[in-house]
Molecule: c-di-AMP riboswitch aptamer (ydaO/yuaA leader)
Organism: Paractinoplanes polyasparticus
């Protein structure tokens, strides 16, 4: 010198998971914003009952092969630097949860705000419309 980690800072991605205030400074309290579950008529629906229970959250359903871990595929979802689509690509298609109980749902009401990445350098996939701004 350079590859690779490390920590901070600064930008960006999935995601509801940002912001703010407050203090007795903590495993804390509050609020806004976004996100989710209970909950009436009305409609809707046919479970449960010696049970083959039911449900919630999410994009993660659902067939096939296989002992199985696992392949393939699949409805769905992301990304492709900072408007939106379509085309090329490149990914994901999972867990976790309630606990015999919940269709829908005004009023009411309970809660969540986690966690995981990638960049600081060259590169800027490609078309359309749009919107700025000269």
């Nucleotide at each position: 010198a350079g590859a690779g980690g490390g920590c901070c800072g600064c930008c960006g991605c999935c995601u509801a998971a940002u912001c703010g205030c407050c203090u007795u400074c903590a495993c804390g309290g509050c609020g806004a914003g976004c996100c989710g579950g209970g909950g009436a008529a009305c409609c809707a629906a046919u479970c449960u009952u010696u049970c083959c229970g039911g449900g919630g959250u999410g994009a993660a359903u659902c067939c096939g092969c296989g002992c199985a871990a696992g392949c393939g595929g699949u409805a769905g979802g992301g990304a492709u630097c900072a408007c939106u689509u379509c085309c090329g690509u490149c990914c994901c298609g999972a867990g976790c949860c309630c606990g015999u109980c919940a269709g829908c749902u005004a009023a009411c009401u309970c809660g969540g705000u986690c966690g995981g990445c990638g960049g600081c350098c060259g590169a800027c996939g490609g078309a359309a419309g749009g919107a700025a701004c000269a």